Transfer RNA from a Candidatus Saccharimonadota bacterium, 74 nucleotides, folded computationally. Its Rfam family is "tRNA". Its family is annotated with triplet codon-amino acid adaptor activity in the Gene Ontology. Rfam classes the family as a transfer RNA. The prediction has a mean pLDDT of 84.
């Protein structure tokens, strides 16, 4: 420069095709259990989905443009 691929709570991730309440595991908070702790069990708190725009009644999902990382090619 050119293809292609990833971008969703602190962390890994689903979920996108096929638009309709944003999830799951881990960690965090508090409560139970215990002499404490550790596992285990309830409860809960943490997200404007990388970023601009268009579409639409409704976008994480369809569409363009830009970032940021990885891959392969010149």
């Nucleotide at each position: 420069c050119g293809g292609g691929g990833u971008g969703u709570g602190g962390c890994g991730c689903a979920g996108c095709c096929u638009g309709g309440u944003a999830g799951c595991g881990c960690g965090c908070a508090c409560c139970g259990u215990u002499c404490g702790g550790g596992a285990c069990g309830g409860u809960g708190a943490g997200g404007u989905c990388g970023u601009g725009g268009g579409u639409u009644c409704a976008a994480a999902u369809c569409c363009c443009g830009c970032c940021a990382c990885c891959c392969c090619g010149a």